[in-house]
RNA sequence: GGGUCCUUAGCUCAGCCGGUAGAGCGCCUCGUUCACAUCGAGGAGGUCGUCAGUUCGAACCUGGCAGGACCCA
Numbered sequence: 001g002g003g004u005c006c007u008u009a010g011c012u013c014a015g016c017c018g019g020u021a022g023a024g025c026g027c028c029u030c031g032u033u034c035a036c037a038u039c040g041a042g043g044a045g046g047u048c049g050u051c052a053g054u055u056c057g058a059a060c061c062u063g064g065c066a067g068g069a070c071c072c073a
Stems, first nucleotide, its partner, number of pairs: 001072007010025004019056001027043005049065005
């Protein structure tokens, strides 16, 4: 220098051929207990890496940039 793949909640990851975002763990509150854990109920938390483009509509399609993994030279 060239190529492929990845970037979604604090962490690990889903998200079907574009229709307005979820799970598990963790966190907070309440119940249960003498207390802790377990268990039960409820809750908070995300401008989907970023900037543009296409579209009535983008996490999803296209391009640039940034970061990461791997391959080739």
Molecule: transfer RNA
Organism: Gemmobacter caeni